[in-house]
Predicted 3D model of a 75-nucleotide RNA (c-di-GMP-I riboswitch aptamer) from a Deltaproteobacteria bacterium. Rfam family: c-di-GMP-I riboswitch aptamer. Rfam links the family to the GO term cyclic-di-GMP binding. About the family: GEMM was predicted in a large-scale screen for bacterial structured RNA regulatory elements. The sequence was found by an Rfam model in a public genome assembly. Of the family's consensus pairs, 95% are formed in the model. Lineage of the source: Bacteria > Pseudomonadati > Myxococcota > Myxococcia.
Formats: sequence, structure tokens, C1' cells
RNA sequence: CUCUGACAAUAGCAAACCCAUGGUGACAUGGGGACGCAAAACCACGGAUCCUGAAAGGAUGGCCGGGCUGCCAAA
Repeated sequence: CUCUGACAAUAGCAAACCCAUGGUGACAUGGGGACGCAAAACCACGGAUCCUGAAAGGAUGGCCGGGCUGCCAAA
């Protein structure tokens, strides 16, 4: 350094649900709250699902694949 990921350590994120706000909506943001997560950090490139819909556009990265970056170090 790469692979790998423990009855390790320091941290981190935060589902469902509730409240407020924004949006036609999927959903997003903030607060509360924890089901879980070794990338549950980031990126809509491909697929998938969802929303509006004539076209077309939008949403989801905690749906799958991929790209890229990061903490620690037992076997």
C1' cells in the first nucleotide's frame, strides 16, 4: 500500500413513526426518535421502483450494479 472486517478502540450516520416547513406529487429540509448500517459519505452512469404526465420531466444512493473518497487494525 492492496485485500479483508473482529465479543477491538475512537468516532459517525440514522429507518419506521410524530411535529413544523416546502412541493401538484413522489419526496425533501429542520427538530424529536432508533430499525439498522464497515462506507447507511458523495455521484442519477446503467437497471429497478415511485411521482406528474401528451411529450417529457422529476424522486429514491438506507433497491441493485458501477465510479470515487475516508477512520481503525485482530486474523